[in-house]
Molecule: c-di-GMP-I-GGC riboswitch aptamer
Organism: Atribacterota bacterium
RNA sequence: GUUGAGAAAGGUAAACUAUCCGAAAGGAUAGGACGCAAAGUUUUGGGUCUAAAUCUCUUUUAGUGACAUGACCGCCAAACUGCCGAUU
Numbered sequence: 001g002u003u004g005a006g007a008a009a010g011g012u013a014a015a016c017u018a019u020c021c022g023a024a025a026g027g028a029u030a031g032g033a034c035g036c037a038a039a040g041u042u043u044u045g046g047g048u049c050u051a052a053a054u055c056u057c058u059u060u061u062a063g064u065g066a067c068a069u070g071a072c073c074g075c076c077a078a079a080c081u082g083c084c085g086a087u088u
Stems, first nucleotide, its partner, number of pairs: 001087004011036002016031006034074001040080003044077003047072003054066002057063002
C1' cells in the first nucleotide's frame, strides 16, 4: 500500500422490558443480543421522523394547514481517526 476469513484479541449492541428526561420524534441508565470490520467521531450534503413554540385559516378556551431551529450517523454519501489478521 492492498484487503476483511465460518480465525483470533478486544469493541459495539437491534427488538423487547424497567426507571428517568422530552410536547413529540427521540434520548439516558440497567437488563437483553438482532446485527455490525468502522454500528468510531462530525449533522457537511441528501434522506427520513416529529411539530411544543411560531405562522396561517376556521364554525376560536378548540381545531385545520405550513414550518426545523428538534431528532436519527444501526438510512445513503462525505470528511477525519482507529484495533486485529491476511497479503505485498